[in-house]
Annotation:
This is a predicted complex of two RNAs, RNase P RNA and transfer RNA, with 456 nucleotides together. Rfam match: Bacterial RNase P class A. Rfam describes the family as follows. Ribonuclease P (RNase P) is a ubiquitous endoribonuclease, found in archaea, bacteria and eukarya as well as chloroplasts and mitochondria. By type it is a ribozyme. Its mean pLDDT, the model's own confidence on a scale to 100, is 78.
RNA sequence: CGAGGCGGACAGGUGACCGCCGGCGAAGUAAAUAGCGUUGGAGGAAAGUCCGGGCUCCAAAGAGCAGGGCGCUGGGUAACACCCAGUCAGGGCGACCUGAAGGAAAGUGCCACAGAAAACUACCGCCGGUCGACGUUGAUCUCCGGAGAAGCGUCGAUCGGUAAGGGUGAAAAGGUGGGGCAAGAGCCCACCGGCGGCCGGGUGACCGGCUGGCCAGGUAAACCCCGCCCGGAGCAAGACCAAAUAGGAGGACGUUUUAACGGCGGCUCGCCCAGUCCUCGGGUUUCGGUCGCUAGAGACGCGGCGUAAGUCGCGCCCGAGACAGAUGGUCACCGUCCCGCGAGGGAUACAGAACCCGGCUUACGCGCCGCGCUCGGCCC
RNA sequence: GCCCGCUUAGCUCAAAGGACAGAGCGCAUGGCUUCGGACCAUGAGGUUAGGGGUUCGAGUCCUCUAGCGGGCACCA
Numbered sequence: 001c002g003a004g005g006c007g008g009a010c011a012g013g014u015g016a017c018c019g020c021c022g023g024c025g026a027a028g029u030a031a032a033u034a035g036c037g038u039u040g041g042a043g044g045a046a047a048g049u050c051c052g053g054g055c056u057c058c059a060a061a062g063a064g065c066a067g068g069g070c071g072c073u074g075g076g077u078a079a080c081a082c083c084c085a086g087u088c089a090g091g092g093c094g095a096c097c098u099g100a101a102g103g104a105a106a107g108u109g110c111c112a113c114a115g116a117a118a119a120c121u122a123c124c125g126c127c128g129g130u131c132g133a134c135g136u137u138g139a140u141c142u143c144c145g146g147a148g149a150a151g152c153g154u155c156g157a158u159c160g161g162u163a164a165g166g167g168u169g170a171a172a173a174g175g176u177g178g179g180g181c182a183a184g185a186g187c188c189c190a191c192c193g194g195c196g197g198c199c200g201g202g203u204g205a206c207c208g209g210c211u212g213g214c215c216a217g218g219u220a221a222a223c224c225c226c227g228c229c230c231g232g233a234g235c236a237a238g239a240c241c242a243a244a245u246a247g248g249a250g251g252a253c254g255u256u257u258u259a260a261c262g263g264c265g266g267c268u269c270g271c272c273c274a275g276u277c278c279u280c281g282g283g284u285u286u287c288g289g290u291c292g293c294u295a296g297a298g299a300c301g302c303g304g305c306g307u308a309a310g311u312c313g314c315g316c317c318c319g320a321g322a323c324a325g326a327u328g329g330u331c332a333c334c335g336u337c338c339c340g341c342g343a344g345g346g347a348u349a350c351a352g353a354a355c356c357c358g359g360c361u362u363a364c365g366c367g368c369c370g371c372g373c374u375c376g377g378c379c380c
Numbered sequence: 381g382c383c384c385g386c387u388u389a390g391c392u393c394a395a396a397g398g399a400c401a402g403a404g405c406g407c408a409u410g411g412c413u414u415c416g417g418a419c420c421a422u423g424a425g426g427u428u429a430g431g432g433g434u435u436c437g438a439g440u441c442c443u444c445u446a447g448c449g450g451g452c453a454c455c456a
Stems, first nucleotide, its partner, number of pairs: 001376004005371004010365001012334007020041006043350001047361002050359005055234004062269004067230005072086005087101001088099004102225002107223002109219003123166002125162012140147002174192006193215001195212007238291004248280006262272002282455003298317001300315006335348005381452007390405004398436001407423005429445005
């Protein structure tokens, strides 16, 4: 200098003018509105609503089955599918990155086409036995023309052995080499991979060593098994106030004795309530008002503990809360980037609260800062 | 705001994880007809909404995104 890796911050600034929403104040008023003054007014993702919690109601949130979710280990946390530290696997020359990563020796299913066979294998091939045909050699017999046992070879049929070689496939019954054998084969041996046992290290995932019999295909984001977790609904939850009616009609079930319906999205039990639910119709209102409602698992600094995520203590700081509606616009100057020789011109993202938090994911800059991170080139 | 569902040819829909995703209507061309319709024959038309993953293999299973659609006020 170039190419990368990791971590972090920011989300243009200042001024003027014109607006919008909320709080407070003074004057005024029966009480307010408007106006005046003052003060506050979007985000790192406010988004998707994908997880986890708080909060509220349903029984005080109960039991079992079903169902759903998660899945290496240890820790953090209110909790998590998140975070941190590690293990293993994969990728990269490397810094480093990625991983829904339990079980396929509990069982079931599936593995198209091709192939003999997709898991109790056997098409070609190789080897052995039996039978037949032919060829060859030819013991023996002979009427000298021949006939012919046994052997060997080739071909065919059949019975068996085999899993080396061929071919198929995404995947072929541990791999490579040697011995061995009729031919072969973990049949035997060496090394490697996998599995079991023992020993050592580690909280653990796991790692290392020794040893043994030789081997077990893949798929669980297929059913399933194992372990852990999960009651349901959601601020349109829910509480209070006010107003109005045809305080209606039909249906289902129940009430004096057994709890029907609902709470409860599937079932059974249990619990609570004497009236409940469904459909049609009606009423209220700018879809009435107040609360819930915004200070919180909050930010920052210092210190203790911890490798870290984090946690504890102290200090200090912060004030959107809506009508589901506000949080903006114009101009000037400066900043950054691009184009142009120049005068100058252009660009300046993604997006936007709605009960509140912790995460994840997605969108967004060929931008900025840091690294006692890596690789390559050149120079001293 | 909250809670659900859907997306396959121009339209309406099929397709137990298995070669090259089908059907009806529509469209195009040719035939028949004086012409048109109907009918007959042939044909075109698909990134299975898009990206990533699991698997030998994905329209189908998982996940992220996009688009579209539906429901939810209070009172008696």